The RNA shown here (c-di-GMP-I riboswitch aptamer) has 79 nucleotides and comes from a soil metagenome.
RNA sequence: AAAAAGGCCAAGCCGUCGUGAGGCGGUGUCGCAAAGCCAAGGAUCUCGCCGGGGAGGAUGAGACAGCCAGGCUGCCAAA
Numbered sequence: 001a002a003a004a005a006g007g008c009c010a011a012g013c014c015g016u017c018g019u020g021a022g023g024c025g026g027u028g029u030c031g032c033a034a035a036g037c038c039a040a041g042g043a044u045c046u047c048g049c050c051g052g053g054g055a056g057g058a059u060g061a062g063a064c065a066g067c068c069a070g071g072c073u074g075c076c077a078a079a
Stems, first nucleotide, its partner, number of pairs: 007032002012027006030066001036072003041068002044063004049057002
């Protein structure tokens, strides 16, 4: 890998927290062999600052693990 036992739950909807990105819970089940955990890397997004209410700019704080990459751990079991 396959099979078996199972597991998780996208989007939408409802409630709630947050300026916001988004988070949490319920419902739901697109998908996932790590869709388990980790925010130090890159990408993307939000707020703040500068800027002509613009285009854009540098950078502080945050979001995101189901974007990529990386680390740790985990079920079954052929080659």
About this RNA: It matches the Rfam family "c-di-GMP-I riboswitch aptamer". Rfam describes the family as follows. GEMM was predicted in a large-scale screen for bacterial structured RNA regulatory elements. Of the family's consensus pairs, 88% are formed in the model.